A computed fold for a 72-nucleotide RNA from a bacterium, annotated as transfer RNA. The coordinates come from a structure-prediction model, not an experiment, and the mean pLDDT is 81.
[in-house]
RNA sequence: GGCCCCUUCGUCUAACGGCUAGGACAUCACCCUCUCACGGUGGAAAUAGGAGUUCGAUUCUCCUAGGGGUCA
Numbered sequence: 001g002g003c004c005c006c007u008u009c010g011u012c013u014a015a016c017g018g019c020u021a022g023g024a025c026a027u028c029a030c031c032c033u034c035u036c037a038c039g040g041u042g043g044a045a046a047u048a049g050g051a052g053u054u055c056g057a058u059u060c061u062c063c064u065a066g067g068g069g070u071c072a
Stems, first nucleotide, its partner, number of pairs: 001071007010025004018055001027043005048064005
């Protein structure tokens, strides 16, 4: 340098082109307890960046960035 794959809450992981982007762990608040732990209820928290297609994009296309694989 060519080609291919990946990028979603703090972490891991879902989501036929039609959601308020779901779940687990973690975290915060409250309840429970003499206290802690366990347990229960609730909250906050994410689509790598930019264009395009579309009535509508996490999903499709292109470019960029980062990571991985492969051919040299």
It matches the Rfam family "tRNA". It is annotated as a transfer RNA. It was read from a public genome assembly.